[in-house]
This record gives sequence, C1' cells and structure tokens, in this order.
RNA sequence: GCAAGCUUGUCAGGAGAGAGCCCCAUAUGGGGCCGCCGAAGGCGCAGAGGGCCACCUCGAACGCUCAGGCAAAAGGACUGACAAGCGGCU
Repeated sequence: GCAAGCUUGUCAGGAGAGAGCCCCAUAUGGGGCCGCCGAAGGCGCAGAGGGCCACCUCGAACGCUCAGGCAAAAGGACUGACAAGCGGCU
C1' cells in the first nucleotide's frame, strides 16, 4: 500500500406471536392457568471434513421450544458504515 479474513466497540436498519383470563394484595407488586412466536443463548438432526470405519471435529436461517419473548420500552440472529486490534498478500 492492497484486499475486506477474524475479533471487539460505536452508529443505523432489524421479524414473529394474547395490552389474554383468574386470584391475592403491600395496587407500575406477586402468584396461577390457557393460547401462541423464533432471529439472544441452549439442545438435536440434516449436511461437510477426517478416520484405525469404533468414532472424532465443525455444525445451519432446519427442527425442539429448556431459556427468552407475545402494546410500548428493552432485547434481537443478521446487514451496512466507521474505528481499533490480530492475521493475509505485495
């Protein structure tokens, strides 16, 4: 100097699903019940790679809903921009 591989931070965007019912009450609190959502996290499989063919590693936006969520707020996988660090090429 190039590219934009990884991590972190800041900013912006960012879906889904009942402002459900009942009880207590210290009345923006607590508890119970039913129905639902998937894009924090978690678990499972598909799949990929390796193998001494027993298994091992990675493992999704697929599945399960443990957790979380179902007005707003908060959160939010992921995307973009910027910055820093590590690494790669010249």
Predicted 3D model of a 90-nucleotide RNA (Glycine riboswitch aptamer) from Ideonella sp. MAG2. Its Rfam family is "Glycine riboswitch aptamer". Gene Ontology term of the family: glycine biosynthetic process. The coordinates come from a structure-prediction model, not an experiment, and the mean pLDDT is 82. RNAcentral holds the sequence, with entries from Rfam.